RNA sequence: AGAGUCGUCUGGAUCAUCGCGUUAUUACUUGUAAUACCGAGGAAAGUCCGGACUCCAAAGAGCAAGGUGAUGGCUAACGGCCAUCCGGAGAAAUCCGCGGGAUUAGUGCCACAGAAAAUAAACCGCCAAGAAAUUGGUAAGGAUGAAACGGUGGUGUAAGAGACCACCAGCAUUUACGGCAACGUAUAUGGCUAGGUAAACCCCACCUGGAGCAAGACCAGAUUGUUAGCGUUUGAGAGCUGCUCGCUCGAGUUAACGGGUAGGUUGCUUGAAUCUGUAAGUAAUUACAGAUCUAGAUGGAUGAUGAUCUCUCGCAAGAGAACAGGAUCCGGCUUAUAGGGCGACUCUUCUU
Repeated sequence: AGAGUCGUCUGGAUCAUCGCGUUAUUACUUGUAAUACCGAGGAAAGUCCGGACUCCAAAGAGCAAGGUGAUGGCUAACGGCCAUCCGGAGAAAUCCGCGGGAUUAGUGCCACAGAAAAUAAACCGCCAAGAAAUUGGUAAGGAUGAAACGGUGGUGUAAGAGACCACCAGCAUUUACGGCAACGUAUAUGGCUAGGUAAACCCCACCUGGAGCAAGACCAGAUUGUUAGCGUUUGAGAGCUGCUCGCUCGAGUUAACGGGUAGGUUGCUUGAAUCUGUAAGUAAUUACAGAUCUAGAUGGAUGAUGAUCUCUCGCAAGAGAACAGGAUCCGGCUUAUAGGGCGACUCUUCUU
């Protein structure tokens, strides 16, 4: 210098005028005005996971259903994160993996092609017999396919074949060593060889009660009708759960028609919080100390205009400024994102 890999930060700036919302203070005509402070994000999004919080019985048993799936750790928890192992891609940095069990519990499936798609079989070929048709042996070679029952060489044979032998690959088991572990390395033995698929059923291990801030609590207000069914200890109905049991409440309740209400307060933002420093740890993360207070709307506020500058395009005039807007709150994941900045690492080439 070129090519690449990974991580991280930023996400227009300042000023003026008008306007909106919460809170505080003041004023009065008590819901208005004035003044002051503060006022969206890295994803506020998708609502896909996990929790806090609330109610149901601080929630129980069984079945069903669903989820997760290498090992160790982190965490309030997780399907998240960190580290490692194994498999795969790459020359490397590095990246990808829905990564338990198909050899031992069982069942199913494997398109087309092909003789045969899994315990059986033989299309061409090879060998033997036969005049031939054909019959028998074989699984070396050809042909099909994503996948064909180990590979190479030899012995052997009518031709062949793990039928036998040597080496190699792979599987299972034993032992030793290393590692917390997954696993790795080495040695020995075995039968000579075992197809794939569990994002098919299924099996194994672990996890999951339901509903959700329209949760829930309080205040104020409206309705108090008619008809029919069931029921009051021989228990209707309710407790927002797929079923059964069990538990609790229980005198009313269900359906149709008719009538009425649909306002306010709270929950609500001080929190597994943010920033800085030190220490422990490979890291995720944790501990301690100090500092800070940073939206709380519900007709759902956070906007508009102008000036100067910045950046991009354009000869100029001028045009343009990524994705995107809180709705109880946190931790993640995923997706969208113009432009700009910084750091670490790998490979190649050149110069000294």